Overview:
This is a predicted structure of a 71-nucleotide RNA (transfer RNA) from an uncultured Erysipelotrichaceae bacterium. It matches the Rfam family "tRNA". Rfam links the family to the GO term triplet codon-amino acid adaptor activity. The family's RNA type in Rfam is transfer RNA. The coordinates come from a structure-prediction model, not an experiment, and the mean pLDDT is 83. The sequence was found in a public genome assembly.
């Protein structure tokens, strides 16, 4: 320097263009002599910009950033 893939909760994943779903964690109750198990609940997210569209996580452009491959 060239091409390419990725990017969502603290973490791992999900989501045909049509009000983002789940597990675990964190926390709060129940239970228990006290913990742990285990059962209800609470609160958290689409890397940045711009465009396209009635509507964008999903689709294009440009940037970050991390990994791959060519030289």
């Nucleotide at each position: 320097a060239g091409g390419g893939a990725u990017a969502u909760a603290g973490u791992u994943u999900a989501a045909u263009g049509g009000u983002a779903a789940a597990a675990u964690a964190c926390u709060g109750g129940u239970c228990u002599c006290c913990a742990a198990a285990a059962c209800c609940g609470u609160a958290g997210a689409u890397g940045u910009u711009g465009g396209u569209u009635c509507g964008a996580u999903u689709c294009c452009u440009a940037c970050u950033a991390u990994c791959c491959c060519u030289g």